[in-house]
RNA sequence: GGAGUCGGCCGGGCAGUCGCGUCGCGCAAGCGUCGAGGAAAGUCCGGGCUCCACAGGGCAGAGUGCCAGGUAACGCCUGGGCGGCGUGAGCCGACGGAAAGUGCAACAGAGAGUAGACCGCCGAUGGCCUUAGGGCACAGGCAAGGGUGAAAGGGUGCGGUAAGAGCGCACCGCGCCGGUGGCAACAUUCGGCGGCACGGCAAACCCCACUCGGAGCAAGGCCAAAUAGGGGAGCGAUGGUGUGGCCCGCACCGCUCCCGGGUAGGCUGCUUGAGCCCGUCGGUGACGGCGGGCCGAGAGGAAUGACUGUCUAAAACAGAACCCGGCUUACGGGCCGGCUCCCCCU
Numbered sequence: 001g002g003a004g005u006c007g008g009c010c011g012g013g014c015a016g017u018c019g020c021g022u023c024g025c026g027c028a029a030g031c032g033u034c035g036a037g038g039a040a041a042g043u044c045c046g047g048g049c050u051c052c053a054c055a056g057g058g059c060a061g062a063g064u065g066c067c068a069g070g071u072a073a074c075g076c077c078u079g080g081g082c083g084g085c086g087u088g089a090g091c092c093g094a095c096g097g098a099a100a101g102u103g104c105a106a107c108a109g110a111g112a113g114u115a116g117a118c119c120g121c122c123g124a125u126g127g128c129c130u131u132a133g134g135g136c137a138c139a140g141g142c143a144a145g146g147g148u149g150a151a152a153g154g155g156u157g158c159g160g161u162a163a164g165a166g167c168g169c170a171c172c173g174c175g176c177c178g179g180u181g182g183c184a185a186c187a188u189u190c191g192g193c194g195g196c197a198c199g200g201c202a203a204a205c206c207c208c209a210c211u212c213g214g215a216g217c218a219a220g221g222c223c224a225a226a227u228a229g230g231g232g233a234g235c236g237a238u239g240g241u242g243u244g245g246c247c248c249g250c251a252c253c254g255c256u257c258c259c260g261g262g263u264a265g266g267c268u269g270c271u272u273g274a275g276c277c278c279g280u281c282g283g284u285g286a287c288g289g290c291g292g293g294c295c296g297a298g299a300g301g302a303a304u305g306a307c308u309g310u311c312u313a314a315a316a317c318a319g320a321a322c323c324c325g326g327c328u329u330a331c332g333g334g335c336c337g338g339c340u341c342c343c344c345c346u
Stems, first nucleotide, its partner, number of pairs: 001342010012311007020035002023032003037317001041328002044326005049216004061212005066080005081095001082093004096207002101205002103201002118146002120142003126138001127136003154172006173196001174194005179188003220268004230259006239253005275294008
């Protein structure tokens, strides 16, 4: 100098003039205060809060799925293991179980799984021919080579054989047991055993382990008309109607007072919180402990805007509606740092 990789951050600033919402003060005019985001978004996970349900256990269903840790919790994060990609920094991975059972594998192909013989190789032994070599056909043997396929029952070499084959051997690979290291996943340059037996798919059923009650701020709580119901007490020239032959009684109607529920409407829930900043300590880290400081929207037709000047140009994606932790997606432009590879100079 070039190329790359990972992480963090900003995301218009300032001034002027109008304007909007909350809260405080004020009789009023008005003054003061605060006023969107890193994603406020998608609503995909997890929790707080609220109401309902609930003794305990099981079935069903759903989700998660290498190990350890963090956390209020998680499908998130951190660290590690294994596999894949990259020269590398680094990136990606639904990554439990296929010797519990069932099932699936289009097309091609002889054969798709306790496999198979299309081409091919051999045809030693036995038969025929031939002058010794050898030739022919069959029974049969083989799986080295070719071919099909996403996938065909370890690889290389030597021996062996008629030709072959873990058939035998060496090395590599694989599996099992033990030891060792590690909390574990796992690793093993360690020891032994086994010629190799165990092909793939579980985002197929299934098995195993763990987790899970439902609904959501239009949750929920409080105050509470008009009108029409409900409950209780009392009153009544002891009025009217019904019951009954009649009286008492009982029921209903009437008047007064009290109580309670619901609707309209109003208030609340509403923002001080798993909060933010700084320091320090523990930890590889996610994160946690301690100390100090700070208050940074809370509406209910729902507020953040417009214009001008200037810097530096004309800014991107987009806007709260109960709150918080994540994930994912969108985003013009710019800044800072760690690391890697290549080239050049000293």